[in-house]
RNA sequence: AUAUGAUAAUGGCAAACUUAUCGAAAGGUAGGGGCGCAAAGCUACGAGUCUAAGGUGGAAACACUAUGACAGUCGGGCCGCCAAG
Numbered sequence: 001a002u003a004u005g006a007u008a009a010u011g012g013c014a015a016a017c018u019u020a021u022c023g024a025a026a027g028g029u030a031g032g033g034g035c036g037c038a039a040a041g042c043u044a045c046g047a048g049u050c051u052a053a054g055g056u057g058g059a060a061a062c063a064c065u066a067u068g069a070c071a072g073u074c075g076g077g078c079c080g081c082c083a084a085g
Base pairs, nucleotide, nucleotide: 004083005082012037013036017032018031019030020029021028022027035072041078042077043076045075046074047073048070049069050068054065055064056063057062
């Protein structure tokens, strides 16, 4: 340096649920919580998923639509801690 990942060390993150708050919603942020995680760090680039305020169609019901989201769905890109065999 590359690969690999332990019942090691130092630490880290934090699902469901919940409280507050922002948001039309999906969801975000902060506190509690802890299912899990060796990239569960960052990034919507490809695929995928969620929402549908606004818009379009419709008599209505409703349908379609991302310029809104999800990185803890899978790839890609960037960056990074430790070292037993």
The RNA shown here (c-di-GMP-I riboswitch aptamer) has 85 nucleotides and comes from a Clostridiaceae bacterium. It matches the Rfam family "c-di-GMP-I riboswitch aptamer". Its family is annotated with cyclic-di-GMP binding in the Gene Ontology. The model forms 100% of the base pairs in the Rfam consensus.